[in-house]
RNA sequence: GAGGCAUUCGUCUAGUGGUUAGGACAAGGGAUUUUCAUUCCCUAAACAGGGGUUCAAUUCCCCUAUGCCUUG
Numbered sequence: 001g002a003g004g005c006a007u008u009c010g011u012c013u014a015g016u017g018g019u020u021a022g023g024a025c026a027a028g029g030g031a032u033u034u035u036c037a038u039u040c041c042c043u044a045a046a047c048a049g050g051g052g053u054u055c056a057a058u059u060c061c062c063c064u065a066u067g068c069c070u071u072g
Stems, first nucleotide, its partner, number of pairs: 001071007010025004018055001027043005048064005
């Protein structure tokens, strides 16, 4: 230099064009408990950035950024 893959709450992860973007752990609050732990309930929190296609994009296409892999 070329090609490919990935990027979603604090972390890990699901989501093959349409309904409130879901789950686990973590965090905060509450219940239970003599206290802690455990258990249960509730809450907040995310689509890497830009553009395009489409009535409608997390999803499809292009560019950029970052990381990883292959190759010269």